[in-house]
């Protein structure tokens, strides 16, 4: 240098033909105890890794960019 996946809540991951975003753990509150763990039940939390482009309409499809991984090359 070049091929391949990966990027979505604090962390790990769903998201099937484009229709507008969730889960489980964590986090707050309350309810249970005498207190706590464990249960239960409510909420808080997102420019969907940046930028264009298509489209009535993008996480999702098209292009550059980045950053991680992994493999080939090249140097030595």
């Nucleotide at each position: 240098g070049g091929g391949c996946a990966a990027u979505u809540a604090g962390c790990u991951c769903a998201g099937u033909u484009g229709g507008a975003a969730g889960a489980g753990c964590a986090c707050u509150g309350c309810c249970u105890u005498g207190g706590c763990a464990u249960g239960g039940c409510a909420g808080g939390g997102g420019u969907c890794g940046a930028g264009g482009g298509u489209u009535c309409a993008a996480u999702u499809c098209c292009c550059u960019c980045a950053u991680u991984g992994u493999c080939c090359a090249c140097c030595a």